[in-house]
RNA sequence: GAUGCUGUAGCGCAGCGGUAGCGCGCUCCCUUGAGGGGUGAGAGGUCGUGGGUUCGAGUCCCAUCAGCCUGA
Numbered sequence: 001g002a003u004g005c006u007g008u009a010g011c012g013c014a015g016c017g018g019u020a021g022c023g024c025g026c027u028c029c030c031u032u033g034a035g036g037g038g039u040g041a042g043a044g045g046u047c048g049u050g051g052g053u054u055c056g057a058g059u060c061c062c063a064u065c066a067g068c069c070u071g072a
Base pairs, nucleotide, nucleotide: 002070004068005067006066007065010024011023012022013021018055026042027041028040030038031037048064049063050062051061052060
């Protein structure tokens, strides 16, 4: 350099072009003598980056960055 895949919350992952979610974790309340467990509530995201299409993009298109696979 060529081809393909992946990139979304602290971690693991979902996400028909129409308000970004689940599990675990974190914070607080209740429960307990305390802890663990249980219960309820909450915080946390400029969806790798930059453009384009569209009324509207995590999603479609182009470029680019990082990681991985394959082959020469």
Transfer RNA from Sphingomonas folli, 72 nucleotides, folded computationally. The source organism's lineage runs through Bacteria, Pseudomonadati, Alphaproteobacteria, Sphingomonadaceae and Sphingomonas. It matches the Rfam family "tRNA". By type it is a transfer RNA. About the family: Transfer RNA (tRNA) molecules are approximately 80 nucleotides in length.